[in-house]
Molecule: transfer RNA
Organism: Candidatus Uhrbacteria bacterium
RNA sequence: CGCGGGGUAGAGCAGCGGCAGCUCGCCAGGCCCAUAACCUGGAGGUCGCCGGUUCAAAUCCGGCCCCCGCAA
Numbered sequence: 001c002g003c004g005g006g007g008u009a010g011a012g013c014a015g016c017g018g019c020a021g022c023u024c025g026c027c028a029g030g031c032c033c034a035u036a037a038c039c040u041g042g043a044g045g046u047c048g049c050c051g052g053u054u055c056a057a058a059u060c061c062g063g064c065c066c067c068c069g070c071a072a
Stems, first nucleotide, its partner, number of pairs: 002070006010024004018055001026042005048064005
């Protein structure tokens, strides 16, 4: 070189054309003598990169990069 799987928030993951979400974490508030737990709210995303298709792309198509596995 070949084949398969994957890349989405700090971490782990969902989402397979039509508002980008869940859990944990983080921040603030509530509760409490206090802490944990619990409750409420919030911040945080160029969806790996570049192009194409489409009214519309995280999603479909092409190329490239990175990670994991198989084979050699």